The prediction has a mean pLDDT of 85.
A computed fold for a 1492-nucleotide RNA from an uncultured bacterium, annotated as small-subunit ribosomal RNA.
The sequence is in RNAcentral, with records from ENA, Greengenes and SILVA.
Its Rfam family is "Bacterial small subunit ribosomal RNA". Its family is annotated with structural constituent of ribosome and ribosome in the Gene Ontology.
């Protein structure tokens, strides 16, 4: 410390999401052991049972129950408080602690620091006392009532229980005279001395009283800190303060009478909603940030509400009363309870323990004590809940065993792992031994105090016994056995770790990107493999990574983000010099900041975890003491900031009032006549009732051409003819005065374009709606004709804009150039310059910035203040509140959705953008198709089958250079299983031939001939071939061209793709490859941060065309023929030449080129072909061939006969003829080139009307032969007709090839004799030897050519030019496309779920007001009942209790607001879904630019 994700890529803003750390967890799966620690977070829901608060007999009266003693006897019973003790009572502490819950509480809480009017039982330390009465009552006893809890009435009695009275200092009170107020005893010991005894008496200890100090505890009182929300802004009548009473332990409106009218509040009152608070604890690097479990310190609470007794303390968890719910008992009258003590139980929930031992410790209450009591506590169970130790062995051990997986079959891996040797014994079982926690209380000695004492009690010391729940635990020996002990998550990136199977957008996975559609390292499972390990995962949850709310540490020109501008109270912040002060501030001291935790250093437990000693820290707060430099406060002074006064000066700055042309519309009225208007073409309008067009008068509104500008003015909005008045404000020069008067600016206040609204004028033009015409598949648009509100003026209102320089205001600093405006100063005769200073444009340096860009006018480098942001949609919406006559405006969210939206710039592709260019692309022309009839291909259709593939261009006379059968792959029927073929093993035969029989044939079956080569002496082996048999395997034109190789198509012969150093730039990228020219051409030249170089281009290769040179047979021949001879021509076929813009001239930039021209056969790549850069299209092909993976194997293989592919209502492509006279027929005649020939091509001659036959010479081919070339040319007929055109169709007779021409070759002779008279929309080829025309010849191949591959003959027309169509190529330029425009996307509407707002309402909580009503219980009163101590002889009385009433209240009740939830017929609009409708909004000029 960072990673993934937005894109084709890239840099940025951004929001998801990961990795970590952590839990009082919980689930899944798995589980050896030990220490330590935790352990109902939800129902403060409800609870059966047991305990969880008692002691004291040394305070008492006494003695139900125990035991002991004594005594009586009837001897197993009674009697005795005499003793141990002791229920129940009376009294005294104690129960307010110590355990539990967090419900309420945002302060009556709490931290932290203070304070000053309190109070305090036990406890320490001091002083004084403890004397004398009195009168009751409980138990108890009798006698009622009652189911029962209880409970009444008489009589007994005690006490440290009660109650006077004496005495009281130091206590209270006081008017300073005075005056008031106490106690209790008990227990031990004891020499004198007294007394019948008890005892007095002394004397110790404990008790009690009064006081005064102290501890520690408690109560009050202020300062400071303490969650959200403003879609809670005003709240308060005891409220605030005084006086005076009252009232507390104590100040205080704590109460209460009167007075006064204040308190609080934007620095957040009130209200709402949430929560016990702190130490801590979890993360962080820290600052934060989240939480308050377990210990520890405070509060509050105890079934809910309210109350108050008691007490030192309570408004009381295991006390009281009273209402209330609830739950149990009842005899129906009444009663009883309160686990949020320990355990349990129920219920809730993902989820949380035993109805356990024990007071041994440690502390607590009581007691003198001994001792009791303790559910606090200390221990033990349950739970992998956490954290920490340990262990499941250790060494050796390749043939790298078996199996298990992969596999290219060779091997790899599991893997020293394992077995097997050799060792070791930790935890667990077994056996033995076996703590520490304890020491005090107590005896006993001694010393010392107290004492009249050697008692007695206290206290130090020595010393004895006694005391353990955990527990036979902890530890420690002993002996045995590798013996009993490993899971779990994951393996596509992030993220360490890969294969192979089944599955097939299914089944599943997933934290985020995201796998799954038949080759899934992502699903499942096996193998391996990684990570941690008795635990692994998964969930939820905090914080971290998040600088993603930014104090430390962030932003606003274009990402989200400056209010529309000014003005301006409060708020921050503020120019100089001197003094002063001390509040910030800064040093010193001191007090606190509890203990635990963290943190260091040490020490105990085998180690840790855990506990424990000292330390540091608690960053904090308060006191005090110094400082005075900066802030601030106060005094004084000051001019550099502000600001005032004078002169100039520009100006569409505001208001109000006049006025001016010009042009439009409209009226009259003249002349004139047939259109005018509009448009992309038209129509609808207006015109013959005289329009438009002109002339001439007039009316009416509205807005100011030209000047005019990237000018000016204003605070923005915005202001424009010309004049007059009122009036802001800027600027500049140069001096005088004010003396910080300043900046900014929540709330607030003023103005604010358009469009809107109110009311009243006004209306000429333009023109929302609205109507009509057109366009259109509609067209509620856009375009055209009209045309109301509006626009215009007055007053009122609205407050919102892309209200924009998307850029707050002020100030201050930081290179300059150019050009405008407006002032000023100076040169100059002007022109103009020069310098300054205030706007306002353009470029630009540092410097910022993601990048664009900004750049003294800042987005630079600082300051001050003020608004805003915080992922996208939902929403600028909804409910609420303000404003508003409404329209609306303004503040403004959540549910829910998604993994993105998004700036900026690359690179591409696109554009109904743009520029240059090329091309039979268009034009220009010559011929075609589309019509007709045939051949053929394909679509469909049909068919047992019509096999298969190819499907815009770039499938369609295409694979296929040639289906009667074969071919053949398809049907159907019979057959065959190691097979028709390839290898390897056995047997047995060479091979091979002939002939029969069944059979459609395959094939079944029988007879017959014949035996070979090589090695061995033989026997036998071996090559080769055949049959048979078993098995590994053959085979497959089955499937996937979307698993591939390889070949091809295409863009395209287009001009073009690219690399490698170097520069730029963060960066994908760029540059070079642009850019001036020029070219077919990235082809050159020039020029340039580029220099180079590759593979396209070009050339080289074939051909053709001209020469020469070589060499001539089958060619040619000038020799008369032949032979013979020549090679000069032609011609054959080899080698050279030639063309290279080489040369002139002219353009061009001194170039590269271009134009003309000369020569020359041939001129500007001379024609023509081979040659096809990086790529693209998941083009094409598993049926040539190869091939991975799937499938068939008595069938999807193989063989046979038939058949099929040749079907036909029909539609399309390609073709042939042809439609006629540039023609048709007949008759004569004349020239090629290029090829082919031995199962071949045939020749001469004969036959036949002809297809053809018959025949055989020549020919392995410049020699022979196919093989007459056709059109052409010469004559002759035909006379525009469906024809002497045109040939299909059908009829009959033939011939060939072939085993076979039915389905289904081809040609021939008769004879027949269809459509067709130049073809709609539409479309093809083609620039010269081209098109158009004409034959020939070849592969294919038995036979089968309008097809296809070549070859010669004749042989044209046009090309102005590039506006357009199409298709490329290069800059450029938008872009929301990048699957790239056959993109992308938007809204209704119709189903489907989700959540959310209205909504008549309905139920629920909560709260404020106003009234009723009033348990208990305090307080005040007081007519009646009543009454022991006290006064009084009595009567009475003081005082108390009951009862009645009065205040104030809790629970109820009613009414009527607020607020909150939940719930609702219908309803809005929202978001999400498969490939549903409509239609084209938006992205380019998006086809009418887009937006607010």
């Nucleotide at each position: 410390a960072g990673a993934g994700u937005u894109u084709g890529a890239u840099c940025c803003u951004g929001g998801c999401u990961c990795a970590g750390a952590u839990u009082g967890a919980a689930c899944g799966c798995u589980g050896g052991c030990g220490g330590a620690a935790u352990g109902c977070u939800u129902u403060a829901c409800a609870c059966a049972u047991g305990c969880a608060a008692g002691u004291c007999g040394a305070a008492c009266g006494g003695c139900a129950g125990c035991a002991c003693g004594g005594a009586g006897c009837u001897u197993g019973c009674u009697c005795u408080g005499g003793u141990g003790g002791c229920g129940a009572g009376u009294g005294g502490c104690g129960a307010a602690c110590a355990g539990g819950u967090g419900a309420g509480u945002a302060a009556u809480g709490c931290a932290u620091c203070g304070g000053a009017a309190c109070a305090u039982a036990c406890c320490c330390a001091g002083u004084c006392a403890u004397g004398g009465g009195g009168g009751a009552u409980a138990a108890c006893g009798u006698a009622g009532c009652g189911a029962a809890a209880g409970u009444u009435a008489c009589g007994c009695u005690a006490a440290u229980a009660c109650c006077g009275c004496a005495u009281a200092c130091g206590c209270c009170c006081u008017a300073c005279g005075g005056g008031g107020g106490a106690a209790a005893g008990c227990a031990g010991g004891g020499g004198a001395u007294c007394g019948c005894a008890a005892g007095a008496c002394c004397u110790u200890g404990c008790g009690u009283g009064a006081u005064u100090g102290g501890a520690g505890u408690g109560g009050c009182c202020g300062a400071u800190g303490u969650c959200a929300g403003a879609u809670u802004a005003g709240c308060u009548a005891g409220u605030u303060g005084g006086u005076g009473g009252g009232g507390u332990a104590a100040a205080g409106g704590c109460c209460u009478a009167c007075c006064a009218a204040g308190g609080c509040g934007a620095c957040g009152a009130u209200c709402u909603g949430u929560a016990g608070c702190g130490g801590g604890u979890c993360u962080g690097a820290g600052a934060g940030g989240a939480u308050g479990a377990u210990c520890c310190g405070c509060c509050a609470c105890a079934c809910u509400g309210g109350a108050a007794c008691u007490g030192a303390g309570a408004c009381a968890c295991g006390g009281u009363c009273c209402a209330g719910a609830c739950u149990c008992c009842u005899a129906c009258g009444g009663g009883a309870g309160g686990c949020a003590g320990c355990a349990g139980u129920g219920g809730g929930g993902a989820a949380u323990u035993u109805u356990g031992g024990a007071c041994a410790a440690u502390g607590g209450g009581g007691g003198c004590a001994a001792c009791c009591c303790u559910g606090a506590u200390c221990c033990a169970g349950c739970c992998a809940u956490u954290c920490c130790g340990c262990g499941u062995g250790a060494g050796u051990g390749a043939u790298g065993a078996a199996g298990g997986c992969c596999u290219u079959c060779g091997g790899g891996u599991u893997g020293u792992a394992a077995a097997g040797c050799u060792c070791u014994u930790u935890c667990g079982g077994c056996u033995g031994g076996g703590a520490a926690g304890a020491a005090a209380u107590u005896g006993u000695g001694u010393a010392g105090g107290c004492u009249a004492a050697u008692a007695c009690c206290c206290u130090g010391c020595a010393u004895a016994g006694a005391u353990g729940a955990c527990g036979g635990u902890a530890c420690c020996g002993g002996a045995c056995u590798a013996a009993g002990a490993a899971g779990c998550a994951c393996c596509g990136g992030c993220u360490a770790a890969c294969u192979a199977c089944g599955u097939g957008c299914c089944a599943g996975c997933a934290g985020c990107c995201g796998c799954g559609g038949u080759a899934a390292u992502a699903c499942g499972u096996a193998g391996g493999g990684u990570g941690c390990g008795a635990g692994c995962g998964u969930u939820a949850a905090u914080c971290g990574g998040a600088a993603u709310u930014a104090c430390u540490g962030g932003g606003c020109g274009u990402a989200a983000a400056g209010c529309g501008u000014g003005c301006g109270c409060a708020g921050g912040c503020g120019g100089a010099u001197g003094u002063u002060u001390a509040a910030g501030c800064c040093a010193g001291a001191u007090g606190u900041g509890a203990a635990a935790u963290c943190c260091c250093c040490g020490a105990g437990c085998u180690u840790a975890a855990c506990u424990u000693g000292g330390g540091a820290a608690c960053u904090g707060c308060a006191u005090u003491u110094g400082g005075a430099a900066c802030u601030g406060g106060g005094c004084a002074u000051c001019u550099a900031g502000a600001g005032u006064g004078u002169g100039u000066c520009a100006g569409a700055g505001g208001g109000g009032g006049g006025u001016a042309g010009a042009a439009u519309u409209c009226c009259a009225c003249g002349u004139g006549u047939a259109g005018c208007a509009g448009u992309g073409a038209a129509a609808u309008g207006c015109g013959u009732a005289g329009a438009g067009a002109u002339g001439u008068g007039g009316a009416g509104g509205a807005a100011u051409a030209c000047c005019g500008a990237u000018g000016g003015c204003g605070a923005a909005g915005g202001c424009a003819g010309c004049c007059c008045c009122c009036u802001g404000g800027g600027a500049u020069a140069a001096c005088a005065c004010u003396g910080a008067c300043g900046c900014u600016c929540a709330u607030g206040u003023a103005c604010g374009a358009a469009a809107g609204c109110g009311u009243g004028g006004g209306g000429a033009g333009c023109a929302a709606a609205c109507a009509g015409g057109a366009u259109u598949a509609g067209a509620u648009a856009c375009c055209c004709u009209g045309g109301u509100a509006g626009u215009c003026c007055a007053c009122g209102c609205c407050c919102u804009a892309a209200a924009c320089u998307a850029u707050g205001u002020c100030a201050a600093c930081u290179a300059g150039u150019u050009g405008u405006u407006g002032g000023a100063a100076g040169a100059g005769g002007a022109a103009u310059c020069u310098u300054u200073u205030a706007g306002u444009a353009a470029c630009g340096a540092a410097g910022c910035u993601a990048a664009c860009g900004c750049g003294u006018g800042a987005a630079g480098u600082u300051g001050a203040c003020c608004g805003c942001c915080u992922g996208g949609g939902g929403a600028g919406u909804a409910c609420g509140g303000u404003c508003g006559c409404a329209a609306g405006a303004u503040u403004a969210a959540a549910a829910c959705u998604c993994a993105a939206a998004g700036g900026a710039a690359u690179u591409g592709a696109c554009g109904g953008g743009g520029g240059c260019c090329c091309g039979c692309a268009c034009a220009a022309g010559c011929g075609g198709u589309g019509g007709a009839u045939g051949a053929u291909g394909u679509g469909g259709a049909u068919u047992a089958a019509u096999u298969c593939g190819a499907u815009g261009c770039a499938a369609c006379g295409c694979g296929a250079a040639g289906a009667a059968c074969c071919u053949u792959a398809c049907c159907u029927a019979c057959c065959c299983u190691u097979g028709a073929c390839a290898u390897g093993c056995c047997a047995g035969g060479a091979a091979u031939c002939c002939c029969g029989c069944a059979g459609a044939g395959a094939u079944g079956u029988g007879g017959g001939a014949g035996u070979g080569c090589u090695c061995g002496a033989a026997a036998g082996a071996g090559a080769a071939u055949c049959u048979g048999g078993a098995c590994a395997c053959a085979g497959g034109u089955g499937c996937u061209g979307c698993a591939u190789g390889g070949c091809u198509g295409u863009c395209g012969u287009c001009a073009g793709c690219u690399c490698g150093u170097g520069u730029c730039g963060u960066g994908a990228g760029a540059u070079g490859u642009u850019g001036g020219g020029u070219u077919a051409a990235g082809u050159c030249c020039c020029g340039c941060a580029a220099c180079g170089a590759g593979c396209g281009c070009a050339a080289c290769c074939c051909u053709u065309g001209c020469c020469a040179u070589u060499a001539g047979u089958u060619g040619c021949u000038a020799c008369g023929a032949a032979a013979g001879g020549g090679c000069a021509c032609u011609c054959u076929a080899a080698u050279g030449g030639g063309a290279c813009u080489g040369c002139c001239g002219g353009u061009g930039a001194c170039a590269a080129a271009c134009c003309g021209g000369a020569g020359g056969a041939a001129g500007g790549u001379g024609g023509g072909g081979a040659u096809g850069a990086c790529g693209u299209c998941a083009a094409g092909u598993c049926c040539u061939c190869a091939u991975g993976g799937c499938c068939c194997u008595u069938a999807u293989g193989g063989g046979u006969a038939g058949g099929g592919c040749u079907u036909c209502a029909c539609a399309c492509g390609u073709c042939a003829u042809a439609c006629a006279a540039u023609g048709g027929u007949c008759g004569g005649u004349a020239c090629a080139g290029a090829g082919g020939g031995u199962c071949g091509c045939c020749a001469a001659c004969c036959c036949g009307c002809g297809a053809g036959g018959g025949g055989g010479a020549g020919c392995c081919a410049a020699u022979c032969u196919c093989a007459c070339a056709a059109a052409g040319c010469c004559g002759a007929u035909c006379g525009u007709a469906g024809u002497c055109c045109g040939g299909a169709u059908u009829g009959g007779a033939g011939u060939c090839u072939g085993c076979a021409a039915c389905u289904c070759g081809a040609c021939u002779c008769c004879a027949u004799g269809a459509a067709g008279u130049c073809g709609g929309a539409a479309u093809c080829g083609c620039u010269a030897g081209u098109a158009a025309u004409c034959g020939c010849a070849g592969g294919u191949c038995a036979g089968c050519a309008u097809a296809c591959u070549g070859c010669g003959g004749u042989g044209a027309a046009u090309a102005c030019g590039u506006u357009c169509c199409c298709g490329g190529g290069c800059c450029u330029u938008g872009u929301a496309c990048a699957c790239a425009c056959c993109g992308c996307c938007c809204g209704u509407c119709a189903c489907a779920c989700c959540a959310u707002g209205g909504g008549a309402g309905u139920g629920g909580g909560u709260u404020g007001c106003u009234c009723c009503a009033g348990a208990a219980g305090u307080a005040g009163g007081u007519a009646g009942c009543u009454u022991a101590a006290c006064c009084g002889u009595a009567a009475g009385g003081a005082g108390g209790g009951c009862g009645c009433u009065u205040a104030c209240c809790a629970c109820g009740g009613a009414g009527u607001g607020g607020u909150u939830c939940a719930u609702g017929a219908c309803u809005g609009g929202g978001g999400u879904g498969a490939a549903g409708u409509c239609g084209u909004a938006a992205c380019a000029a998006g086809g009418u630019a887009a937006c607010c």